[in-house]
The RNA shown here (c-di-AMP riboswitch aptamer (ydaO/yuaA leader)) has 141 nucleotides and comes from Firmicutes bacterium UBA3567. The model forms 96% of the base pairs in the Rfam consensus. The prediction has a mean pLDDT of 79. NCBI's taxonomy places the organism under Bacteria, Bacillati, Bacillota. Its Rfam family is "c-di-AMP riboswitch aptamer (ydaO/yuaA leader)". A reference for the family is Barrick et al. (2004), "New RNA motifs suggest an expanded scope for riboswitches in bacterial genetic control", Proc Natl Acad Sci U S A. It was read from a public genome assembly, where an Rfam model found it.

RNA sequence: UAUCUUUUAUCACCGAAUUCCUUUGAUAAAGGAUACGGGGGAACCAUUAAAUAGGGGUGAAUCCUAUAAUGUUAAUAGGUAGGGCUAAUCCUUUCGGUCCGAAUCCGUCAGCUAACCCCGGAGGUGUUGAAAGGAGUAAAG
Numbered sequence: 001u002a003u004c005u006u007u008u009a010u011c012a013c014c015g016a017a018u019u020c021c022u023u024u025g026a027u028a029a030a031g032g033a034u035a036c037g038g039g040g041g042a043a044c045c046a047u048u049a050a051a052u053a054g055g056g057g058u059g060a061a062u063c064c065u066a067u068a069a070u071g072u073u074a075a076u077a078g079g080u081a082g083g084g085c086u087a088a089u090c091c092u093u094u095c096g097g098u099c100c101g102a103a104u105c106c107g108u109c110a111g112c113u114a115a116c117c118c119c120g121g122a123g124g125u126g127u128u129g130a131a132a133g134g135a136g137u138a139a140a141g
Stems, first nucleotide, its partner, number of pairs: 011126004019033004036120005045111001054109001055106004063079005082100005089135007
């Protein structure tokens, strides 16, 4: 000097999931509230049959092909609708790069939906290439 790993702090990312108060020896646990978020639920409208081959919700996370077969499931591989990152004040767009494309809940039941009712307010991580435009701040002249 470079690379890798670990820890702490700051900062940053996915996500609705931030913040405050009380109690307590305690930053644990418990309780209350909250930014933010989700579901149910009329008329009108929509649907025009329903069907255990169940149906539906949260979520970006759907679908296809092959392994492979006569009949499936799971798994694996490839792709794909769709989604995220690509910071150093913040935002938007384009090009390139890179990653994800899961999981889970309700329980026979739900279209939309005012009033109304119910619920969540977690968890997990460590990215930085270029160009253009906008907002704001600071410094210098």